Annotation
A computed fold for a 148-nucleotide RNA, annotated as FMN riboswitch aptamer (RFN element). The model forms 96% of the base pairs in the Rfam consensus. It was read from a public genome assembly, where an Rfam model found it. The coordinates come from a structure-prediction model, not an experiment, and the mean pLDDT is 75.

[in-house]
C1' cells in the first nucleotide's frame, strides 16, 4: 500500500411570463434543471519529454440509489440521441436540432352514475420543477483501530 472494522463531516438543480378558470407551480403555450460511481482520441498543467504523471471532463455509453418482494443473501421493476463538423480514431469535443426524468400524495385529467344544468358521488389517470418517505440511500473525503 491492499484488505477489513469503526467514527466524523459532506452529500441535487429547476415553474419566471402568458392562457383557461371560482380554484392549476399538476391542464395549454413558453420558460427552467441535469446530482453520484466508471469510461473518456482532443485540449490544459507539471516533469526525469520517442514519453510519463496530474487536474478537468457524458442527463440520453456502462452502472448505483430512492420503489416492490425478502429475516437476510438476493430477486423484480424502472428513462432518453440523432444529424453535421474536426480528426487516423468521437457514445464523451465543437455546432445544430431533438428527447428523457423512480416511488407515494395532491388536479380545472378521463369515464360512469345521480342531480337536472351545476353540483354531488364512485372509479380512473395524473407534476422532471409543489409536498412527502429523506436528519434516508447510493456515494465522497478525512481520521482511528486491526494488520501483512
Nucleotide at each position: 500500500a491492499a484488505a477489513u472494522a469503526g467514527u466524523u463531516u459532506c452529500g441535487g438543480g429547476g415553474c419566471a411570463g402568458g392562457g383557461u378558470g371560482a380554484g392549476a407551480a399538476u391542464c395549454c403555450c413558453u420558460a427552467c434543471c441535469g446530482g453520484c460511481g466508471g469510461u473518456g482520441a482532443u485540449g490544459c498543467g507539471g516533469c526525469u519529454u520517442u514519453g510519463c504523471c496530474g487536474a478537468u471532463g457524458a442527463g440520453u455509453c456502462c452502472g448505483a440509489g430512492a420503489g416492490c418482494u425478502u429475516g437476510a443473501c438476493a430477486g423484480c421493476a424502472a428513462g432518453a440521441a440523432c444529424g453535421g463538423g474536426u480528426g487516423a480514431g468521437a457514445a464523451u469535443c465543437c455546432c445544430g436540432u431533438a428527447c428523457c426524468g423512480a416511488c407515494g400524495g395532491u388536479g380545472u385529467u378521463c369515464g360512469c352514475a345521480a342531480u337536472u344544468u351545476u353540483u354531488u358521488g364512485c372509479g380512473u389517470u395524473a407534476a422532471g420543477u409543489c409536498c412527502g418517505g429523506a436528519u434516508g440511500g447510493c456515494g465522497a473525503a478525512a481520521c482511528u483501530g486491526c494488520g501483512u